Small-subunit ribosomal RNA from an uncultured prokaryote, 1456 nucleotides, folded computationally.
The prediction has a mean pLDDT of 83.

RNA sequence: AGAGUUUGAUCCUUGGCUCAGAUUGAACGCUGGCGGCAUGGCUAAAACAUGCAAGUCGAGGGAGAAACCCCUUCGGGGGUGGAAACCGGCGGAAGGGCGAGGAAUACAUUGGAACGUGCCCCGAGGUGGGGGAUAGCCAGGGGAAACUCUGGGUAAUACCCCACAAGCUCUUCGGAGGAAAGCUCCGGCGUAUGGGGAUGGGUCUAGAACGUAUCAGCUAGUUGGUGGGGUAAAGGCCUACCAAGGCUACGACGCGUAGCUGGUCUGAGAGGACGACCAGCCACAUCGGAACUGAGACACUGUCCGGACACCUACGGGUGGCUGCAGUAACGAAUCUUCCGCAAUGGGCGCAAGCCUGACGGAAGCGACGCUGCGUGCCAGAGGAAGCCCUUCGGGGUGUAAAUGGCUUUCAGGGUUAUGCAAAACUGAGCAGACCCAGAAGAAGGAGCGACUAACUUCGUGCCAGCAGUCGCGGUAAUACGAAGGCUCCGAACGUUACUCGGAUUUACUGGGCUUAAAGGGCGUGUAGGCUGAUGGCAAGGUGCUUUGUGAAAUCCUGCGGCUCAACCGCAGAAGGGCAGAGCAGACCGGUCGUCUAGAGAUAGCUAGGGGCAACUGGAACUCUCGGUGGAGCGGUGAAAUGCGUAGAUAUCGAGGGGAACGCCAAAGGCGAAGGCAGGUUGCUGGGGCUAUUCUGACGCUGAAACGCGAAAGCGUGGGGAGCGAACGGGAUUAGAUACCCCGGUAGUCCACGCUGUAAACGAUGUGCACUAGGUUCGGGAGGUACUCACACCGUCCGGGCCGAAGAGAAAUUAUUAAGUGCACCGCCUGGGGAGUACGGCCGCAAGGCUAAAACUCAAACGAAUUGACGGGGGCUCACACAAGCGGUGGAGCAUGUGGCUUAAUUCGAAGCAACGCGAAGAACCUUACCCAGGUUUGACAUGCGCGGAUACUAUCUUGGAAACAGGAGUAACGCCCUUUGGGUGGAACAUGCACAGGUGCUGCAUGGCUGUCGUCAGCUCGUGCUGUGAAGUGUCGGGUUAAGUCCCUUAACGAGCGCAACCCCUAUCGCUAGUUGCCAGCAAGUAAUGUUGGGGACUCUAGCGAGACUGCCGGUGUCAAACCGGAGGAAGGUGGGGAUGACGUCAAGUCCUCAUGGCCCUUAUGUCCUGGGAUGCAAACGUGCUACAAUGGCGUGUACAGAGCGAUGCAAUACCGCGAGGUGGAGCAAAUCGCAAAAAGCACGCCCCAGUUCGGAUUGCAGGCUGCAACUCGCCUGCAUGAAGUUGGAAUCGCUAGUAAUCGUGGAUCAGCUACGCCACGGUGAAUACGUUCCUGAGCCUUGUACACACCGCCCGUCACGUCAUGGAAGCCGGGAGCGCCCGAAGUCGCCCCAUCUCAGGGGUGCCUACGGCGAGAUCGGUGACUGGGACGAAGUCGUAACAAGGUAACCGUA
Repeated sequence: AGAGUUUGAUCCUUGGCUCAGAUUGAACGCUGGCGGCAUGGCUAAAACAUGCAAGUCGAGGGAGAAACCCCUUCGGGGGUGGAAACCGGCGGAAGGGCGAGGAAUACAUUGGAACGUGCCCCGAGGUGGGGGAUAGCCAGGGGAAACUCUGGGUAAUACCCCACAAGCUCUUCGGAGGAAAGCUCCGGCGUAUGGGGAUGGGUCUAGAACGUAUCAGCUAGUUGGUGGGGUAAAGGCCUACCAAGGCUACGACGCGUAGCUGGUCUGAGAGGACGACCAGCCACAUCGGAACUGAGACACUGUCCGGACACCUACGGGUGGCUGCAGUAACGAAUCUUCCGCAAUGGGCGCAAGCCUGACGGAAGCGACGCUGCGUGCCAGAGGAAGCCCUUCGGGGUGUAAAUGGCUUUCAGGGUUAUGCAAAACUGAGCAGACCCAGAAGAAGGAGCGACUAACUUCGUGCCAGCAGUCGCGGUAAUACGAAGGCUCCGAACGUUACUCGGAUUUACUGGGCUUAAAGGGCGUGUAGGCUGAUGGCAAGGUGCUUUGUGAAAUCCUGCGGCUCAACCGCAGAAGGGCAGAGCAGACCGGUCGUCUAGAGAUAGCUAGGGGCAACUGGAACUCUCGGUGGAGCGGUGAAAUGCGUAGAUAUCGAGGGGAACGCCAAAGGCGAAGGCAGGUUGCUGGGGCUAUUCUGACGCUGAAACGCGAAAGCGUGGGGAGCGAACGGGAUUAGAUACCCCGGUAGUCCACGCUGUAAACGAUGUGCACUAGGUUCGGGAGGUACUCACACCGUCCGGGCCGAAGAGAAAUUAUUAAGUGCACCGCCUGGGGAGUACGGCCGCAAGGCUAAAACUCAAACGAAUUGACGGGGGCUCACACAAGCGGUGGAGCAUGUGGCUUAAUUCGAAGCAACGCGAAGAACCUUACCCAGGUUUGACAUGCGCGGAUACUAUCUUGGAAACAGGAGUAACGCCCUUUGGGUGGAACAUGCACAGGUGCUGCAUGGCUGUCGUCAGCUCGUGCUGUGAAGUGUCGGGUUAAGUCCCUUAACGAGCGCAACCCCUAUCGCUAGUUGCCAGCAAGUAAUGUUGGGGACUCUAGCGAGACUGCCGGUGUCAAACCGGAGGAAGGUGGGGAUGACGUCAAGUCCUCAUGGCCCUUAUGUCCUGGGAUGCAAACGUGCUACAAUGGCGUGUACAGAGCGAUGCAAUACCGCGAGGUGGAGCAAAUCGCAAAAAGCACGCCCCAGUUCGGAUUGCAGGCUGCAACUCGCCUGCAUGAAGUUGGAAUCGCUAGUAAUCGUGGAUCAGCUACGCCACGGUGAAUACGUUCCUGAGCCUUGUACACACCGCCCGUCACGUCAUGGAAGCCGGGAGCGCCCGAAGUCGCCCCAUCUCAGGGGUGCCUACGGCGAGAUCGGUGACUGGGACGAAGUCGUAACAAGGUAACCGUA
C1' cells in the first nucleotide's frame, strides 16, 4: 500500500457487495508442558439456603457471670478477675457493590457568592452551684413466638435548672439572650464557648455534550414583582396578592436511547466506535412514599407506612431483603473457591495493650480468557533403511528426518540449605534464592493449500454427498467435496463465530459529487440567514504574540531504574488540542464615525419586439340551411365493407347562418423569469437594449420559510359547439383484435369565473459576478472613414447560432451562451429492487398532490465507448438467386433408401440445407455386429512364465448330433548330448495352471486422424509506426477497376504472411526426337479378301521434350494510372476450356462400427464356435431413381462412325448344338499384337395411323439356363403366354449459361452369382435463353440502431395458477409506558384545637400535602385478527407479445 466481483472485451475520480490488518471482560471447535503479570455473570437492578462482611471503649456508668484464691454456720460470704447483656460515647453517611433510573436536580471544563463542616491543627479565655429521672436489676403478668405490660428501686462524660459571661447571637441601639463533665495508673485523656486554618461538602453561572421535525409550537408557579414562610445557605424553594409575562427553527415541547469523565480500541491524521478492569463524580440498595437521629443521611446489612414476594406460626400474629465476600438455583453462547490471614497497607474504636475489618494482602485456588517469558533438546549421521505416497516404472518425495554415535539438563520430579518480603522492635497467611541427583528423559498441535492468498498430487464421489468470506466449485479424468501423501502459515496454541475501527475519499472539515452514471427545485418575487466595492479615523469583539492560573492521579510519550529478560512495576520529565485572567500588537475580519464612485439605481434622448390584458374587426377554408344546374353514383382502403345517394347525393353556381384556427410573410429570426406568445386595428400596461455621463452614494448578490405565476389533461357553475375527437356503435383485419385502418360519434377541445399544481415543466446543464485564443453568421443600437450619401470598410455595446484552441471530461462531448479558472449563496445525491409505495401529517370538491420510510430481497443495477451478431434500417456489389429459356420431380408402375408399424430379431450409425441409390465399390450361407436353439471357458487370435511328459496334432475310420462339438478307434514322429537297453535335455506341437487374451460393449460432449458445410466465398491476420486512458482503431477506409483485399490513385501509415492469381495435370495448334504390338503415301511381293509380307517414318497415332498468349501491338475511353471497349494477327484473346488445389475460422457438425486412443464396463460372458432365422417383413407416408404414357414414336431388314477401360481361379475367337439364356469346345492372349466388342442414337427402305394401340411393360403362369455345398424364406438370365397402372401429372419444387442442357450407347470397381435402374468413368449427336437486378434465397463491403454477446431459434413484459417469506389495511380483541380529571387517603413533616404535665416528654382530634389503590375520558406505542391489498423469491406451468431493430402502429413523460 491494496485486491476480488457487473462486460465478449474496455474505460468510469459511477457504484454497491466482499477480503487481507488491528482490537475484545468474549463464546464455540480441536489440542494442551511450565512460569510471571493481569483478568473473569456483558443475560434476570429476577429469586436467594448457609456462613461471614461494623464494631469498639471498663481511662464515662452501674452491675458483676465463669474461672482461681481465702473464709464458711455449708445456706453462703470476701478477694482477684473481668465475659455476655444494659445505660452512655465515638463509629454504623466510610470502606465494599451495582448501573436500574436519569438528556439534566447528573457529568466534564471554567468562573463565582449567599453557606455550614464531627474527628485534626493553631491560638483565646472558661469549666461554679444544684436537681429529677431511667435502662440494667428485683418482683409479678400477657404471648406459640417476636416481643411486651405493671410495680419497686439505682448510676453516669445520659437528662434538666440556676449562676457567670465574651471580640458570641439578636436588636427598634434602649437592651435582651446565652454553654460546660468528668475520669485517671497523676503521665494524661476529656468537656464548653467563640475565632482562624485544614479537609471534605451544599449551592449558583457560562459555553460544550445522542437520535428523531413522520414531535412545531410549549408554558398557570408558568415569567416577574411585593409581603410572609422555609433552609446551613441565594432562589417560586413554598404561600397570598399584583402584573402578563417566559421559552422556541442557533430546534422549545414531545418521543426514543443512554450513567458521565479521565480514558480505551482503531486510524497517517481528522475522525469513528466504546466507557469491562483502575481512578474521580453521580445515582441506586426488594418496589413506592416518608421523616427521625446526627457534623454529615432522607441512611445497602437504621426507623415508620403501603405493595409484591418468601419463610415461621399454636392462625391470634410475626420475620426477611447478597446491586458486600464466597456460594445456590434460574437465565443464558458464557464468566471462578461456601479458601487462608489480619503478617503487610489502610480504616473504626481505644491513653494503650488490643479488638474488629470477605477493605485488603495474598497470598492461595479455578479458567490458555488476555499479554509476556521458557521448554519439548543440541552436534554428527546415506546419493539416502523400512513404511507410506507419487511415477513416464527409469525413478522421485517424506529426508539428516529416523535408526545409530557423542553431548547437555532449562522447566517439571527428588534432596540439602541460607536469606529476603520485617524501613526501630515483635509479627509470615503465603511467596521467592542457591547447590546437588537421575535421565533425552515427562512435554505438539491447529488451520490452510481454485483466485483474492503463502502452499499440489493421487484415489473415492458423480449437480449426489458436500464446500462456500466474495467470485463460485460438484452432472465420470474435481489442485474447490471426502481421504491419503506432500506442502504452506502460526505454534501451547490454532481456527470459527460475534463486536468495533480500518481499508471506505462509500457522508468527503482535512477529503466527494449533480449534461448523459444517484443528484439543479417547473419559474420568479422575496423574509430570516450567509456573503459583500474604494478610502481615513476611533475603539479593541474576533485574530496574533507574551505571560499567569487551571487542565487530579493513573494511562500515552521520553529518560533512568527494579524484578535473570519480557510482560509488569517504580522515579523523574514532557505532553495535555481546552477553559479562564492579565499585558501588548492593530494588518486582516467584525463594530462605529466620516469621505468616494468603478457595483447598483435614477434621469434625458433614441430604439426593436407573436411580452401581457381588453375591445373592435377581416379574409381563406370547413360545415349547415335555402334556391338553381345536374342525374347515379359518391365516399373510403393495401383491398374492401359499414356509411351517404333517385325523398336527387357527390360535383357545381348563388344567397345566408355558425364556430374554431390564422396560409404566404417565416427564418439559422423576435419577445418573455418560466409555462408560453403569431390575421388586422385601437386603448391600457410590464420588461429590455443603445447613447449621454447629469444625479443618489454600496442603496448590492444569493435566498430556507413564505407568497405569486405555472403546458396539456382533469374538476365545479354557466355559456358555446364548425372541425377534430377519449368513451361508445358499426365495418374490416386477425388464430383472437376490447388495437393499428375505415364509417359514425359523446365528453372534451372554445369563452367567462373558480379549482387543480403536475410534465422527458429539457440545454435532462440553479442564480449572480469576474477572468481565460480565435473565425464566421444572424437580430437590435449608436459611432468613425470618403466633400455628402446608398453601398462598402473599420472598430464598438447587447442578444441568437455554427466551427474551433488551451483547458476540462469516463468518454460522448464542452469550449466567452463553459461542462474552463475562481468567488458568493441556495437546492439536491449516497447500490439495485421493494417505492416515490405504506403509515402519519398538510393541501384538494374529487381525481390526486406535497412530505416520505421499513421489513424483505439481489450482487449487482448503471454511464460512455469498442468489436461482433442481428434488423419486417439504408447504400454499393455478386451468385442458375430471380428473371429469360430447356428438361425434370411432385400423378403411374417398378427399383432403392428412410420414418413408422410389425417382429423372437427385423443389428448399428447418418437427421434442415450439409440424413434418406448415405457408411454398403455387391446381406442366399459366410459377411453379421441382431434373434432362437446348442456348445465352449487361458479361450477363435498374441506374448511370457511355471509344470507335465511324449502323452499329441493331423490323415483315416467310427458313434451321437443340425452343425459346432463330445466320445472312441487309429497312427505315434523331431533336434542335440551321453550312449547297450536307455537316460538327460531342448524348442515347435499338445495338455495343465498363472499372467493375460477378447469385446462392432458405453462415452465423437474426454480425444487423434479423416470428412462434410459456409465456400473456390474473398476474405483472415501480423510486425513496426501512428491515434485512443483503454477495449480497439489505422493499415483492410475513400475514388476508380477486377472473377478476386486483382491492380491503380489518394492517404499516418509502411511493409509482410495465410488466402486470390501463377507454378502442376488433362485438353485445343505447331515443331523436334523415337518408330512396336501402332501407321501405309511411294517402291516391291502375295491373297478370294485384309499392312498379310519385304520395306518405309512421309501421314495418322503413340509418348517424351519444346514452341505458343503477354492486354505484347493499333485506335478510343480513363486521373499522363490501373483498367475497360473495339480491332489486327493467331489454332487459341483478355483466367482459352476442364481438373487438382479449400485461408483464419463456424456448426461441442459426422465418425469410439475403418483405424488409433484416455476413462468406464463385461470376464463359464457384453468373449468365442456353430445350426437355423432376421436385416428383403407391410394398412399407409417421404426422399432419390428407372421405365413410360408414344408418330421428333414403335417394330422389322440393311448399313456407318467412338473413346476409355478390363482380362490368368481370367478374357475367350473361329466352329458346332439350342428360338434363346446358354452349352460343347478351345485357337489366341499376362495384352497399341489376342479377347471382352455388337457401340447406340444415326442413315436407307418397309410396316403401324392416334387406339390404352404393333404405345407401355407391371403382374402372373408354364418351360428353361447359369453361379454356387445350398437359390423356400431370398439370386440373376431366357423363351412362350399373360398385358396392371399410365393419355404428360394439384399445391409445391429441382438441375442447367456451351461442346453445357437434353439425348444415345460403352466400360470399370465390388463380385462365385446377383436384386446395378445405383456409383465412378468414356465417348457420339447436340440446342434454347440471359431485357435486367424490383422481388425470393444466399453471400461480400460500407454505414445506422440495439436493452442482443448461448449473439433474433436473442432478449423480454404483464395477468392468471401453485408454493414460500416479510409487510400494509381491517370489525374487533389483548397488552405496555406516560400524562389529565375525579374519588379514597397509610406513614410522616408542618399548622391548629383539646387533654395532660414540675420539666423533658406524652395522649386525643383535625387541616394542607401525599405513596399505594379506585373510577373516567382521551392520546400514544406494540401484539394479535376472519377477510383483504399489493410486494419479493421460486423448476422446464397458462395466455398473449407490450419494450429492445423503423421491434413490425417510433418510443417516452404528464393526465383522463